[in-house]
RNA sequence: GAAGCGCGCCAGACCGCCGCUGGUGCAAGUCUCGAAAGAGCGCACUGGAGGAAGGUCCGGACUGCACAGGACAGCGCAGGAGCUAACGGCUCUCCACCGCGAGGUGAGGAUCAGAGCAACAGAGACGAGUCGGCCGGGGGCAACCCCGGUCGGGUGAAACGGGCAAUCUCUGCGCGCAGCAACACCAAGUAGGCCAGCGUCGAUGUGGUUCCGCAGAGCUGGCGGGUAGGUGGCACCGAGCCGUUUGGCGACAAACGGCCCAGAGUAAUGGCGGUCACGUUGGGGGCAACCUCAACGCACAGAAUCCGGCCUACAGGCGCGCUUCACAC
Repeated sequence: GAAGCGCGCCAGACCGCCGCUGGUGCAAGUCUCGAAAGAGCGCACUGGAGGAAGGUCCGGACUGCACAGGACAGCGCAGGAGCUAACGGCUCUCCACCGCGAGGUGAGGAUCAGAGCAACAGAGACGAGUCGGCCGGGGGCAACCCCGGUCGGGUGAAACGGGCAAUCUCUGCGCGCAGCAACACCAAGUAGGCCAGCGUCGAUGUGGUUCCGCAGAGCUGGCGGGUAGGUGGCACCGAGCCGUUUGGCGACAAACGGCCCAGAGUAAUGGCGGUCACGUUGGGGGCAACCUCAACGCACAGAAUCCGGCCUACAGGCGCGCUUCACAC
């Protein structure tokens, strides 16, 4: 220098104006919406997307229901040892395969329990047997046939000896079911339920009016469940983040110090302008490094109960370690 291998990181920066949304403090009223529950309105300060927030594929936390214990069924996992709250994740390692190598990949328990499967070729493919030669015995005039033994060629991935468990099965281990639209609390209207009182001996409603009509089987009060709606769950205390030290090959763990870090329920995290980066293209200048002007571009993508993973998408850029080859010393 070329070609690679394995990791880690960034995901434009700054300024101005106008907004959106959470929190805290202060202030506020005979305030607004609402039957209520509850929500909202001002000012100041301050927080406000990601490495995948994505797919919703695994595992947990949490919640409700179920549950004496055990087993069956069903689903999942599979070398060994570990990590972890748990896992189908991760680490180390053995083995197999791929690569010259750095490294990469692995659906790597069991076929002496049983079943099933194997294209083409081949006489024969999982049932057993026999395509050819030779030997022995028997039968037949003979060609040849039958029985037993032995050797060999060919086909094919594989020929009574094996393969496949990515077919059923067996072994070991794990799993109760559902999911924040879980669930808990507050709580209308209408309909229905229960209780009490009154009512065909006319309650009650209604038209005129002080009395007469008409309709007429319900009327009044209370209680409780559910729904709409609202609040919590839910966002500052967590399997939390950052740093140092120690232990461990490592995943990881412990101790100490510091920090508080988005959050709605039509669903905020935005828009405009400017300057500077970065990339591409074009013009101009310069021997060159490069300078300058203009245009365009600047990815994938948008939290929704939370967390650990896996997988998938991704413009451009940076750093570290290592391998092979070539050249120079």

Model confidence (mean pLDDT): 78 of 100. This is a predicted structure of a 329-nucleotide RNA (Bacterial RNase P class A) from Variovorax sp. LjRoot290. A source record names the gene rnpB. The model forms 96% of the base pairs in the Rfam consensus. The sequence is in RNAcentral, with records from ENA and Rfam. It matches the Rfam family "Bacterial RNase P class A". Gene Ontology terms of the family: tRNA processing, ribonuclease P activity and dimeric ribonuclease P complex.